RNA sequence: UGCCUUGUCGUCUAAGGGCAGGACAUGUGGCUCUGAACCACAGAAUCUAGGUUCGAAUCCUAGCGAGGCAU
Numbered sequence: 001u002g003c004c005u006u007g008u009c010g011u012c013u014a015a016g017g018g019c020a021g022g023a024c025a026u027g028u029g030g031c032u033c034u035g036a037a038c039c040a041c042a043g044a045a046u047c048u049a050g051g052u053u054c055g056a057a058u059c060c061u062a063g064c065g066a067g068g069c070a071u
Base pairs, nucleotide, nucleotide: 001070002069003068004067005066006065007064010024011023012022013021018054026042027041028040029039030038047063048062049061050060051059
């Protein structure tokens, strides 16, 4: 320098055009003599900008970050 893959709550992972969900973790409450475990509830995310579309996490373009291949 070129090419390929990838980017979603704190972490992991779904949704592949139509309400962004689950698990773990965190907080609060319940249970308990106390704690763990268990139960209930709550908060929390689509890398950035633009385009296509009635509608974009999803499709397209550019950029940024990460990983890989070639030179």
The RNA shown here (transfer RNA) has 71 nucleotides and comes from a Candidatus Woesebacteria bacterium. NCBI's taxonomy places the organism under Bacteria, Bacteria candidate phyla, Candidatus Woeseibacteriota. Its Rfam family is "tRNA". The family's RNA type in Rfam is transfer RNA. Rfam links the family to the GO term triplet codon-amino acid adaptor activity.